[in-house]
RNA sequence: AGAGUUUGAUCCUGGCUCAGAACGAACGCUGGCGGCAUGCUUAACACAUGCAAGUCGAACGGUAACAGGACCUUCGGGAUGCUGACGAGUGGCGCACGAGGUGAGUAACGCGUGGAUAUCUAUCCAAAGGUGGGGGACAACAGUUGGAAACGACUGCUAAUACCGCAUAAUCCCUGAGGGGGAAAGGCUUCGGCCGCCUAAUGAGGAGUCCGCGUUGGAUUAGCUAGUUGGUGGGGUAAUGGCCUACCAAGGCGACGAUCCAUAGCUGGUCUGAGAAGAUGGUCAGCCACACUGGGACUGAGACACGGCCCAGACUCCUACGGGAGGCAGCAGUGGGGAAUAUUGCGCAAUGGGGGAAACCCUGACGCAGCAAUGCCGCGUGAGUGAAGAAGGUUUUCGGAUUGUAAAGCUCUUUCAGCAGGGAAGAUAGUGACGGUACCUGCAGAAGAAGCCCCGGCUAACUCCGUGCCAGCAGCCGCGGUAAUACGGAGGGGGCGAGCGUUGUUCGGAAUUACUGGGCGUAAAGAGCUCGUAGGCGGUUUAGUGCGUCGGAAGUGAAAGCCCCGGGCUCAACCUGGGAACUGCUUUCGAAACGACUAGACUAGAGACCGGUAGAGGAUGGCGGAAUUCCCCGUGUAGAGGUGAAAUUCGUAGAUAUGGGGAGGAACACCAGAGGCGAAGGCGGCCAUCUGACCGGUAUUGACGCUGAGGUACGAAAGCGUGGGGAGCAAACAGGAUUAGAUACCCUGGUAGUCCACGCCGUAAACGAUGGGUGCUAACGCUGGUUGAGUAAUUCAUCGGUGUCGUACAACGCAUUAAGCACUCCGCCUGGGGAGUACGGCCGCAAGGUUAAAACUCAAAGGAAUUGACGGGGGCCCGCACAAGCGGUGGAGCAUGUGGUUUAAUUCGACGCAACGCGCAGAACCUUACCAGCUCUUGACAUGGGAAGUAUGGGGACCAGAGAUGGUCUUCUUCAGUUCGGCUGGCUUCCACACAGGUGCUGCAUGGCUGUCGUCAGCUCGUGUCGUGAGAUGUUGGGUUAAGUCCCGCAACGAGCGCAACCCUCGCUUUCAGUUGCCAUCGGGUAGAGCCGGGCACUCUGAAGGAACCGCCGGUGAUAAGCCGGAGGAAGGUGGGGAUGACGUCAAGUCCUCAUGGCCCUUAUGGGCUGGGCUACACACGUGCUACAAUGGCGGUGCAAUGGGCAGCGAAGCCGCGAGGUGGAGCAAAUCCCAAAAAAGCCGUCUCAGUUCGGAUUGUUCUCUGCAACUCGAGAGCAUGAAGUUGGAAUCGCUAGUAAUCGUGGAUCAGCAUGCCACGGUGAAUACGUUCCCGGGCCUUGUACACACCGCCCGUCACACCAUGGGAGUUGGCUUUACCCGAAGGCGGUGCGCUAACCGGUUUACCGGAGGCAGCCGACCACGGUGAGGUCAGCGACUGGGGUGAAGUCGUAACAAGGUAGCCGUAGGGGAACCUGCGGCUGGAUCACCUCCUUA
Repeated sequence: AGAGUUUGAUCCUGGCUCAGAACGAACGCUGGCGGCAUGCUUAACACAUGCAAGUCGAACGGUAACAGGACCUUCGGGAUGCUGACGAGUGGCGCACGAGGUGAGUAACGCGUGGAUAUCUAUCCAAAGGUGGGGGACAACAGUUGGAAACGACUGCUAAUACCGCAUAAUCCCUGAGGGGGAAAGGCUUCGGCCGCCUAAUGAGGAGUCCGCGUUGGAUUAGCUAGUUGGUGGGGUAAUGGCCUACCAAGGCGACGAUCCAUAGCUGGUCUGAGAAGAUGGUCAGCCACACUGGGACUGAGACACGGCCCAGACUCCUACGGGAGGCAGCAGUGGGGAAUAUUGCGCAAUGGGGGAAACCCUGACGCAGCAAUGCCGCGUGAGUGAAGAAGGUUUUCGGAUUGUAAAGCUCUUUCAGCAGGGAAGAUAGUGACGGUACCUGCAGAAGAAGCCCCGGCUAACUCCGUGCCAGCAGCCGCGGUAAUACGGAGGGGGCGAGCGUUGUUCGGAAUUACUGGGCGUAAAGAGCUCGUAGGCGGUUUAGUGCGUCGGAAGUGAAAGCCCCGGGCUCAACCUGGGAACUGCUUUCGAAACGACUAGACUAGAGACCGGUAGAGGAUGGCGGAAUUCCCCGUGUAGAGGUGAAAUUCGUAGAUAUGGGGAGGAACACCAGAGGCGAAGGCGGCCAUCUGACCGGUAUUGACGCUGAGGUACGAAAGCGUGGGGAGCAAACAGGAUUAGAUACCCUGGUAGUCCACGCCGUAAACGAUGGGUGCUAACGCUGGUUGAGUAAUUCAUCGGUGUCGUACAACGCAUUAAGCACUCCGCCUGGGGAGUACGGCCGCAAGGUUAAAACUCAAAGGAAUUGACGGGGGCCCGCACAAGCGGUGGAGCAUGUGGUUUAAUUCGACGCAACGCGCAGAACCUUACCAGCUCUUGACAUGGGAAGUAUGGGGACCAGAGAUGGUCUUCUUCAGUUCGGCUGGCUUCCACACAGGUGCUGCAUGGCUGUCGUCAGCUCGUGUCGUGAGAUGUUGGGUUAAGUCCCGCAACGAGCGCAACCCUCGCUUUCAGUUGCCAUCGGGUAGAGCCGGGCACUCUGAAGGAACCGCCGGUGAUAAGCCGGAGGAAGGUGGGGAUGACGUCAAGUCCUCAUGGCCCUUAUGGGCUGGGCUACACACGUGCUACAAUGGCGGUGCAAUGGGCAGCGAAGCCGCGAGGUGGAGCAAAUCCCAAAAAAGCCGUCUCAGUUCGGAUUGUUCUCUGCAACUCGAGAGCAUGAAGUUGGAAUCGCUAGUAAUCGUGGAUCAGCAUGCCACGGUGAAUACGUUCCCGGGCCUUGUACACACCGCCCGUCACACCAUGGGAGUUGGCUUUACCCGAAGGCGGUGCGCUAACCGGUUUACCGGAGGCAGCCGACCACGGUGAGGUCAGCGACUGGGGUGAAGUCGUAACAAGGUAGCCGUAGGGGAACCUGCGGCUGGAUCACCUCCUUA
């Protein structure tokens, strides 16, 4: 510090996810030791049991228990407070502390920080004064008595440091300043004193109260408040105060967020972070609050009191049913809850606390131990050597590699743990729980001690097997459908290590809420627009103040923690000393630039005044002409109207057309223009009135300014209300068309509405998708318009359009009208969907508007640009693509292939073009892969081992059998090499294995081969340049070509694969050669013939050359490339044909040609055989043949070329009507044979008919091949003589030696061709042209496509699941308010009754008074009750939409001009997407025009 993920790729925006650190954690697997920490985050749920607050006999009366002393004794014991001591009691102090617990409540002066004072303070400290003299009780105790108990009641006795008067009063308190008021306690003693007590004042520490500032979220909580705010009197308190009360006033708080709701103890700190900051508040420390829930006071220095009291409530326990007892959020512990959190331990030895004079007692505070890898830190599980690179494992290309110096082996060591011995500090006199602990020494032995996660990318680490979209994994992207580095196992590797992973949470990364530090033209985001309140910001200058600001000083900012420097535990964690820091607050001194404030001045901002100006700016009233429609009259006659084409409609009752007259409403042609005006919406005939804006000027005011949360005015269209008006247009509606349908597009009608007045609505793609203001930033401009000023040149100001460049931007683009550089104010955004929706509020008559979520769901959604592909986009060009022609197919019969059907099997493959006379250049057996049956198992074939046999191979015959096969007999030959050695091979049989074998599967695992686009002209690279980049340029442009062919131009320059050429062939010619070819000349010869001699001239054969290049001429073109015409030439513009197929596309075809990975079968999916099948047949399709006839049929006569031939072609001759038979000459072939060419031509016949056309089908007799023609061959003869009379929609081939037509040859092959491949004969027609159909190429444009239009994609409906809104209601929580009730308690009143101290009187136990108590009354008030609200949550029949879900239904809305451009607002309509009306936008393609820019 970043990384992965949207795309075919790119840049950006933007979310999601990961790597880091942390934790009071939990879970999974594993687990040796020690140190230091930490340990109920949930039920402030309920608690058994024990302990956690007592102490003092030196305050007191005393003596229940224990011990001692002395006494008595019946030896059982009794008595004695005498002593140590001490139960219970009176009294004092403590119990309000704690280094105890918890965090429920609390959004608060609760906490933090800094101040303030109207206050109190036991014990403690310092200093002062005093401590005199009296009195009356009550517990304990004794007796009686109630009760189950808890606990009492009555009578009687008694002490005090308990209680009460009196005296005294330095300080003290009150005061009317005269005066008045108020204390005390003793105890111990060694007799020295010590500890106490009282009074008031001081300090320290503690506590109370008040104030400034800071302290969570929600405005879908906007108003709250009646003791409320203030005053006066009074009360109350330690003390201020509405704290309380009476009266008076009507205030107080709030947009700087009151009130309400939700959540929460606050802080020092802790975690994260570079920091700013975010999250958090467990342990430790400070403060607060609470103690079963609610209320209350008492005592006290201090409490409204955790282990006190009273009352009410819930719960638990005891009970004799009458009544009582209790409060672990103390330490342990139990149950419960929960993912989850420990011992009912030891000790007061230390530290600290309470009491005491002290000894001492108490102390679950604390010190220790126990449990837990919960965390941090440290240590160990061994070290060295060791290659035969062992065995085993894994893998393998079978060679090896790896595990791996790892192990074993050898040599060492002993930390930790274990055993044994010694043994602390902590304690300053005594006292040690920890603890025989830490530590030290010794002994034995490598001995007791390693796991967890991961290995597709991010992210370090790879192979095999299993599985086969299954099982599973997954943090994100994503893996898995038979070769998974992603699942599971294994081997190996990587990481960390007594731990390792997972889950959860926090911060980080995230600049993803942006103060530091983001944005808003198109990605999310500028409010429709103006005015303006609060607020924020604000011109020049002078003086002052010192609020902000800056500097110095002081106080404070607890300790701990973090950081730095040291020290102590062997180190570290940990502990500890010092420092720094604590960024803050307060006080004070100073400065005066800037901001602020006060006072004054100025004129550049702003306003006012005067004078002018343009214009569809606004409002009101009036006027005008053209046109549509309607009405009346005339002319006139059969149509009009409308459309792609029609129809509905109008018209003989006179339409349309045309002339005249009239009515009415709406809108204002030309001018008219990217012209003008307005804040925006918007505004268009003419005239008048009122009004906004702009410019110039200086005599005017003197910062009066800018923005603007709330607020307010305006605000297209549609829509609503009331009343008018209604010509045209026109949602809805009706009809006609179109269509599969057509709730649409088109047509004919047509109502609201559109218009006016008044009132609502308040929204639009209300757009420049660009908030307002101010200033600045080049230049060159260019152009235009408008207006004003100026005499003009032309300058200035104002308004608009447009270009280059700097800069910035993701790019596109913007650019003085900024989207540039800055300041200022406002609004808005924070992934997509859900959703601008629900609920709530506000507004509205309604429609609806505005404000505005969540659950759930996805890993994207999006912007700009790039390359392709596509378009019912455009331009240019080509092709038998169309057109022009010729001939076919589609109809018939047959042949052949396919589908389908059938079958035991009808083997398999090929499926638009590019499967279908295709694989098959030839299925009777074989082929053959299929079926039935029979049969073999190391196999029909290959290699290897062992044993045996032979030396081997072939022929013939017989038997069983369908045959394979098995068996018998016989005969011939005795295999090869040889170094001549049974030396080496070979062969046969048997045995056991390795293995053979498979036309079994996968062409979507592959190689190779092939088809196709397409013989189309394209496809790329290097360097350079441009661009952030994908990419572009080159390859585009102007011409030209069959061609990316060539020329010119050009940030490109070159190059490669393709094109062309080089190759073969045909066409002309030369030379050479001359048999088997040829025969002009010469000779011979025949019935005839190159038949013979001879010759190589010609033809021909076959080898080497020549020839054609737009080379020449003319025209055209830019003078180029080229094109057109002509000459010459056998051939002319590539001369004809062939071979040759770029980068790539189609997961195209082929595992059944071959090869091959993987999988499968192995007495069978392998091998062999017989028979059958591939030849089936209702039917459908493709490709062909033959025809339908006279351009013909039949009969007669006669001209080629390519080829093939020895298991072959086979002549002549003879036989047969013929297929053929016989025959065997010749020929391994320019020699012989196949071999007859046919059509045409010539002669004859038939005469338009189902025929002398046509030949299917069938009968019969034959021929040939073959082991064999039944299923199932071909051919011949005779007989038979079907359909068919030129073929519907549709569709195919062909541009010249071509189509058409005619025959011939060959491969395969025993035989079998209408197919295929080749050969020659005869031999046409047409092409104006490129609008259209199909295919293709180039450029350009749009795109939501990239699996690329066979694309993408919308909505209803149906089904499943999920969350959610409404919902009659129902259940519960919280809360407000009115009324009722009114415990305990203090306060106030009263006080019949009761009453020791003091007072008075009688006087002697009596009376009265003061005072007190019980009781009663009153107001207050907790709980409780009744009623009415508010709010939140749960459930809810039914219902609304939403989301999600491999293969459902209906359509086709959107993306291309998406086939009616789309979208926004609004209204109506419709199964649905949607359609239509009105207004608006371009985020619309195309063509044309206007305008503008650039360029000679």